[in-house]
């Protein structure tokens, strides 16, 4: 240096281009004599950053920026 793969709440992890979803956490109420459990809700990501196709992009095409592999 080349290739590849990957970046999405606080964490893991989804998402045929068409409303950004589960789960666990966090936080309120019920539930107990309290606490855990349960059980109902709640706020939280404009998707690593820019540009581009398209009506319409996390997804797709370029550039940077970052982490792991693998090769010189």
């Nucleotide at each position: 240096g080349u290739u590849u793969u990957g970046g999405u709440g606080g964490c893991u992890u989804a998402a045929c281009u068409u409303u950004a979803a589960a789960g666990c956490g966090u936080c309120g109420g019920c539930c107990u004599u309290g606490u855990a459990a349960g059980u109902c809700g709640a706020a939280g990501a404009c998707u690593a950053g820019g540009g581009g196709u398209u009506u319409a992009a996390a997804a797709c095409c370029c550039c940077u920026c970052c982490a792991a592999a693998a090769c010189a």
Model confidence (mean pLDDT): 83 of 100.
Predicted 3D model of a 72-nucleotide RNA (transfer RNA) from Apristurus kampae.
It is recorded under the gene name trnT.
It matches the Rfam family "tRNA". Rfam classes the family as a transfer RNA.